[in-house]
Large-subunit ribosomal RNA, domain II from an Ilumatobacteraceae bacterium, 682 nucleotides, folded computationally.
RNAcentral holds the full RNA, with entries from ENA.
Taxonomically the source falls in Ilumatobacteraceae (Bacteria, Bacillati, Actinomycetota, Acidimicrobiia).
Its Rfam family is "Bacterial large subunit ribosomal RNA".
Its mean pLDDT, the model's own confidence on a scale to 100, is 86.
Context: one part of a larger RNA
């Protein structure tokens, strides 16, 4: 593991809703008697037919009240009851299994903990305590020597006892073990036999340790189906509809009330919902600064502060700070002189017939949502982050198509069936279904086919200017001078450290000088001017589509891929095709509605679906009536073949040997793939 079989919403007694049947202002018995039973007795009670009041009590009224006021609950505006079924519900185990646990009565110290009694064991080796003898010493001792003793939780060290490191072992040889070293080995040693102390209780050189291989409270039964707001499992088979993951509240937050969404029954009959025209409230969006702050530069100026002045007072100033004020220029969820689109409330008129809309009662799931546009809050104007919208869709509960693969993204909502046809979203060289279509422009960077701020004589389109055959822009040929070394500083300072000033002359032009460059001069060059040359040549916004800025971990990896460059890449324009379970055709099937008409057709309009609500139905076992099959072969069992919208049913053949099925109606220990189910085979 895999097969066979078992394996979970049940019973009692109540409550309530429906549905059915008897009787109906009524309705019905209970216990209990008779009787073999069927049945008959039985009226006590229980429910209705009258309610108000806290009671007395009153009564279609009644209670509060001083009230013949109002106010409250009734009545007028009549259906119960009492089987039988099915929904849900309460009280029992209450759909099944499943704790850790508590209590009570009992059993265990044959392991282990300590103790108590009685008996065992400790190879050999080593060291040499006191105490004693003998000698030396002293006054006498102490005290030394030598011998002699043989002490010790003394040493090495086997058995024993322990278990410190390591290596194997870890579905083990072994539910703790085995090699190789290791400690203790005359002691607080080890060990045999008998006994002793038991569960909130024992024993513990004390780890909560042991108390029979699992002890922060042992094992067995019993209470017992303990309780589980938790986790996993609930068995056929088809039709219709079709949800939540919000709100308030909770010792509440993974739970549960009541609501709000779903669904099925009655009722109401367009009340709903969209357009449109009216007629209203309203302070966002956005704008503004008039109010509340908030904030920038200018002006003016009270008042401050420095400086003059000064005996005090005053005065004069100031590139300082600056209230109000005045220009001009901002900004706000909690600011508004203003102010929309939306959206939202009313009323009329049209569309519309849909699983709209309200109400009333039966049953229910949800009360963990997710991403994705929008509009906000928190974060970083971060998150596949959070938390909010009476703001949308989609997934949740939705397959088909596209996006390479991809719950929430774009098309598009699957009754069935077809080798039939149109299209949507994206696509049409090849892989791969359809154009290597048609015109016109653009990239050159495999941009496409990943990013910024900034950078860049890439490139194509506009715009506006300067200069120019009086010859412009580049390139070459020339020339670029003098007063002058401008003054002042500096050792020096000559165009060219620094500071000032920046003029004349000669001329076609030439800066009291654009940089290199000398210690300083020199020297190279620039600006300007001619000449050659012969036509465009320079700036400056804007704007297509490109270029660097561009560093990551197995493997090219940032078009799916191949491979694409007047594209197979980008933008405009146009003609055609592919291309979905969308629509269409053409056959069936079913649900609701209308219409006739009756168990039948037409027509409209549906038929995706989790949790759930409703309806129909198929099979299993046994019951009671009926009909049947059967030793000429029952049931079961194999494969075969047929049918039917599903659960399923039917037949012939072999087996198999004795029971077995429709039909009606009842009743269920009545359907298996999961529960770390349970038994048993393998």
């Nucleotide at each position: 593991g895999c097969c066979u079989g078992c394996g979970a919403g049940u019973g009692a007694c109540g409550g309530u809703a429906u549905g059915u049947g008897g009787c109906a202002a009524g309705g019905u018995u209970a216990a209990c008697c008779a009787g073999u039973g069927a049945u008959g007795g039985g009226g006590a009670g229980c429910c209705g037919a009258a309610g108000c009041g806290a009671a007395a009590g009153c009564g279609a009224g009644u209670c509060u009240g001083a009230a013949u006021a109002g106010g409250g609950c009734g009545a007028a505006u009549g259906a119960g009851u009492c089987g039988c079924a099915u929904g849900c519900u309460g009280u029992c185990g209450a759909c099944c299994c499943g704790a850790a646990g508590c209590c009570a009565a009992g059993u265990g110290a044959u392991c282990u903990a300590u103790c108590c009694a009685u008996g065992g064991u400790c190879a050999g080796g080593u060291u040499g305590a006191a105490g004693c003898g003998g000698g030396g010493g002293u006054a006498a001792g102490a005290c030394c020597c030598c011998g002699u003793g043989g002490a010790g939780g003394a040493c090495c060290g086997a058995a024993c006892a322990c278990a410190c490191g390591u290596c194997a072992g870890u579905u083990g040889a072994a539910a703790a073990u085995g090699g190789c070293g290791g400690u203790g080995a005359u002691g607080a040693a080890c060990u045999g036999u008998g006994g002793a102390u038991a569960g909130g209780g024992g024993u513990g050189a004390a780890a909560g340790g042991c108390c029979a291989a699992a002890c922060a409270a042992a094992c067995u039964u019993g209470g017992u189906g303990a309780u589980a707001g938790c986790u996993g499992g609930u068995u056929c088979u088809c039709c219709u509809c079709g949800a939540a993951a919000u709100g308030u509240a909770u010792u509440u937050a993974g739970g549960u009330a009541c609501a709000g969404c779903g669904u099925c029954a009655u009722g109401u009959g367009u009340u709903c919902a969209g357009u449109c025209u009216c007629g209203g409230a309203g302070g966002u969006a956005g704008a503004g600064c008039a109010c509340u702050g908030g904030a920038u530069g200018g002006g003016c100026u009270a008042g401050g502060g420095g400086g003059c002045c000064u005996a005090c007072a005053a005065g004069c100033u100031u590139a300082c700070c600056g209230a109000a004020c005045c220009c001009a220029g901002c900004c706000a969820a909690a600011c508004u002189c203003c102010g929309a689109a939306u959206g939202c409330c009313g009323a009329g008129a049209c569309u519309c017939c849909a699983g709209a809309g309200c109400a009333u009662g039966g049953c229910a799931g949800u009360g963990a949502g997710a991403c994705u546009a929008c509009g906000g809050g928190g974060g970083a104007u971060g998150a596949g982050c959070u938390u909010c919208g009476u703001u949308a869709g989609u997934c949740g509960a939705a397959a088909g198509g596209g996006a390479a693969a991809c719950a929430g993204c774009c098309c598009a909502g699957a009754c069935c069936a077809u080798c039939a046809g149109c299209u949507a979203a994206g696509g049409c060289c090849c892989c791969u279904a359809a154009u290597u279509c048609a015109g016109g422009a653009c990239u050159a960077a495999g941009u496409g086919g990943a990013a910024a701020a900034c950078g860049a004589u890439g490139u194509g389109g506009g715009a506006c200017u300067g200069c120019u055959u009086a010859g412009a822009c580049a390139g070459c040929c020339a020339g670029g001078a003098g007063g002058u070394u401008g003054g002042c500083u500096u050792a020096g300072a000559a165009g060219c450290a620094g500071c000032c000033a920046c003029c004349c002359u000669u001329g076609a032009a030439a800066g009291a000088g654009u940089g290199c460059g000398u210690a300083a001069c020199a020297g190279c060059u620039c600006a300007c001017u001619g000449g050659u040359c012969g036509a465009g040549u320079g700036g400056u916004c804007c704007u297509g589509c490109g270029c660097g800025g561009a560093c990551a971990a197995u493997u090219u990896a940032a078009c799916g891929g191949g491979g694409c460059u007047c594209a197979a890449g980008u933008c405009c324009u146009g003609a055609g095709c592919c291309g979905a379970a969308g629509c269409u055709a053409u056959g069936g099937a079913u649900u609701c509605g209308u219409a006739c008409u009756u168990a039948g057709u037409a027509c409209g309009a549906g038929u995706g679906g989790u949790a759930g609500a409703g309806g129909a139905g198929c099979g299993u076992c046994g019951a009671u009536g009926g009909u049947g099959c059967a030793g000429c072969g029952a049931a079961g069992c194999g494969g075969c073949g047929g049918g039917a919208u599903a659960a399923c049913c039917c037949g012939a053949c072999g087996u198999g040997g004795a029971g077995c099925g429709c039909c009606a109606u009842c009743g269920a220990g009545u359907g298996a793939g999961a529960a770390u189910g349970c038994a048993g085979g393998c």